[in-house]
RNA sequence: CGGGCUGGCCGGGCGACCGCGUCCUGCGUCGUGGCGACACGGCACAGGUCGAGGAAGGUCCGGGCUCCACAGGACGAGGUGGUGGGCAACACCCACCCGGGGCAACCCGCGGGACAGUGCCACAGAGAGCAGACCGCCUCCGUCCCCCGGGACGGAGGUAAGGGUGAAACGGUGGUGCAAGAGACCACCAGCGCGGCGGGUGACCGUCGUGGCUCGGUAAACCCCACCUGGAGCAAGACCAGACAGCGAGCGGGUGGUCCGCCCAGGCUCGCGGGUAGGUCGCUGGAGGGGGUCGGCAACGGCUCCCCGAGAUGGAUGGUCGCCAACCGUACGGUCGUGAGGCAGUACGGCGAACAGAACCCGGCCUAUGAGCCAGCCCGUCCG
Numbered sequence: 001c002g003g004g005c006u007g008g009c010c011g012g013g014c015g016a017c018c019g020c021g022u023c024c025u026g027c028g029u030c031g032u033g034g035c036g037a038c039a040c041g042g043c044a045c046a047g048g049u050c051g052a053g054g055a056a057g058g059u060c061c062g063g064g065c066u067c068c069a070c071a072g073g074a075c076g077a078g079g080u081g082g083u084g085g086g087c088a089a090c091a092c093c094c095a096c097c098c099g100g101g102g103c104a105a106c107c108c109g110c111g112g113g114a115c116a117g118u119g120c121c122a123c124a125g126a127g128a129g130c131a132g133a134c135c136g137c138c139u140c141c142g143u144c145c146c147c148c149g150g151g152a153c154g155g156a157g158g159u160a161a162g163g164g165u166g167a168a169a170c171g172g173u174g175g176u177g178c179a180a181g182a183g184a185c186c187a188c189c190a191g192c193g194c195g196g197c198g199g200g201u202g203a204c205c206g207u208c209g210u211g212g213c214u215c216g217g218u219a220a221a222c223c224c225c226a227c228c229u230g231g232a233g234c235a236a237g238a239c240c241a242g243a244c245a246g247c248g249a250g251c252g253g254g255u256g257g258u259c260c261g262c263c264c265a266g267g268c269u270c271g272c273g274g275g276u277a278g279g280u281c282g283c284u285g286g287a288g289g290g291g292g293u294c295g296g297c298a299a300c301g302g303c304u305c306c307c308c309g310a311g312a313u314g315g316a317u318g319g320u321c322g323c324c325a326a327c328c329g330u331a332c333g334g335u336c337g338u339g340a341g342g343c344a345g346u347a348c349g350g351c352g353a354a355c356a357g358a359a360c361c362c363g364g365c366c367u368a369u370g371a372g373c374c375a376g377c378c379c380g381u382c383c384g
Base pairs, nucleotide, nucleotide: 001380002379003378004377005376006375007374008373009372010370012324013323014322015321016320017319018318020051021050023048024047025046026045028043029042030041031040032039033038053355057366058365060364061363062362063361064360065233066232067231068230072260073259074258075257077229078228079227080226081225082096083095084094085093086092097111098109099108100107101106112224113223117222118221119218120217121216134163135162136159137158138157139156140155141154142153143152144151145150171189172188173187174186175185176184190214192211193210194209195208196207197206198205199204237281238280239279240278246272247271248270249269250268251267252264253263254262288307289306290305291304292303293302294301295300327350328349329348330347331346332345334343335342336341
């Protein structure tokens, strides 16, 4: 210098004009109450204050909070799934193990069980599970031919070494053996089961012995094992004000799939008809953010200091213009280095953006996205 891998950062700044929302203060005006002083509320104006995000998004997980009975038992249903740790919790995060990919940095894994049982394995193929004789190989029998060695055709049987099909065909290589063959037997290798020893908290790793000789895949198929899960959600839920007209049918209701148990009450549900649809709380200071230090490989945790950063409810946080930062290209010349090359400067031009937008609050995951920037590591090339 080129290519690559991983982690992180930013999501613009200043000014002018116009505009919006919360809260506070002042002034004006209107309404209500009061004899009044005044109080409360609405509206307008002025000043001050604060005013979106890294994803506020999808609503896919996990929690807080609220109500139902602070939530119980059985069945059913759903979820999670290597090991150890972190966390309020998780399907998240960290470290490690095993398997796979890459020369490497590094990446990927829906990663328990297929000797509990059941099912399935398309097409092709003779045969797809304790298999299989299509071609081939070998033996025997019959017929025919012949150059008497044999050959052709047909039949009976043996054979899984070779060919062929397939994602997958019941270990691999060499030898013995055989009519031809075969773990039938032998040596080595791979794999599996059992046992011992050593290391590790553990998943697991290393090594020695031994056994029968080899056992297919699939559990995002049923199923089995271990662990977890009560339901609904801020339109939760509570309060104030206000409106109306009842009638009919059914039945206890509270919870969800069922049953039990528990709780509550003179009501509840449905249909027709009638009517109101305003306000307040919940509401934002919290597993909160930043700095330092200590422990830990890390995720994270302890201690300490500082900071306060939206709460709308037809839903505010914006628009226009100018300048600049940052970045890119071209030209010029400067400087550093032995060199390959690096670095900054000036002028002109370009660009000066995207995704998107709180609605009870947090922790994650996933998805979307821009002119961009930084650091570490790996491979290759060139120079000294």
Molecule: Bacterial RNase P class A
Organism: Marmoricola sp.